The prediction has a mean pLDDT of 84. Predicted 3D model of a 79-nucleotide RNA (c-di-GMP-I riboswitch aptamer) from Mariniblastus sp. NCBI's taxonomy places the organism under Bacteria, Planctomycetota, Pirellulales, Pirellulaceae, Mariniblastus. The model forms 95% of the base pairs in the Rfam consensus. It was read from a public genome assembly, where an Rfam model found it. Rfam family: c-di-GMP-I riboswitch aptamer. Rfam links the family to the GO term cyclic-di-GMP binding.

RNA sequence: UUGAGAAAACGGCAAACCGAUCGUGAGAUCGGGACGCAAAGCCAUGGGUCUCUCGGAGAGAGAUCGCCAGGCUACCUGA
Numbered sequence: 001u002u003g004a005g006a007a008a009a010c011g012g013c014a015a016a017c018c019g020a021u022c023g024u025g026a027g028a029u030c031g032g033g034a035c036g037c038a039a040a041g042c043c044a045u046g047g048g049u050c051u052c053u054c055g056g057a058g059a060g061a062g063a064u065c066g067c068c069a070g071g072c073u074a075c076c077u078g079a
Stems, first nucleotide, its partner, number of pairs: 004077002012037002017032006035066001041072003045069003048064007
């Protein structure tokens, strides 16, 4: 350096739920809270799922990265 891993160490993130706010909505943000996570860091690129609009077929706009895959980056190091 690359790959692998989560035994150890330093730590990190934060589901459901509750409160406030925003949004037509899916949902998002902040605070509390921890189900879990070795990328549960980032990217909506390909699928999937969800919402809204038009609607004959279908198409468009949006949401979800903690649904799957892919891309980029990263702490530690027993085997």